Predicted 3D model of a 94-nucleotide RNA (c-di-GMP-I-GGC riboswitch aptamer) from Candidatus Brocadia sinica JPN1. The same sequence occurs in records of 2 taxa. The sequence is in RNAcentral, with records from Rfam and Ribocentre. The coordinates come from a structure-prediction model, not an experiment, and the mean pLDDT is 82.
[in-house]
């Protein structure tokens, strides 16, 4: 540098439940433990998701509003979706 043991010592903590914050995605704390060798940090690229301007669509005899669906303007969420960047514990085999 690379790799990752039925290794050692430790670490993190999904769903779900409780409390709180947020319109929401989601987040914080406690319980919990599905998993994780970067499940440590960072929203730069892609994905997904949320709120929302606008346009189109659908429905109604028609017009308009609300609603449905699609696109996506703007603002966000997710690092436990992937890539990327930075940092890091341990040390068998190859």
């Nucleotide at each position: 540098u690379a790799c990752g043991a039925c290794a050692a010592a430790g670490g993190c903590a999904a769903a779900c439940c409780c409390u709180g914050a947020g319109c929401g995605a989601u987040c914080a704390g406690g319980g919990g433990g599905c998993g994780c060798a970067a499940a440590g940090u960072a929203a730069a690229g892609g994905g997904u998701c949320u709120u929302u301007a606008a346009a189109c669509u659908u429905a109604c005899a028609a017009g308009g509003a609300c609603g449905u669906g699609u696109u996506g303007u703007a603002a966000g969420a997710u690092a436990g979706c992937c890539u990327u960047a930075c940092u890091g514990c341990c040390g068998a085999a190859g």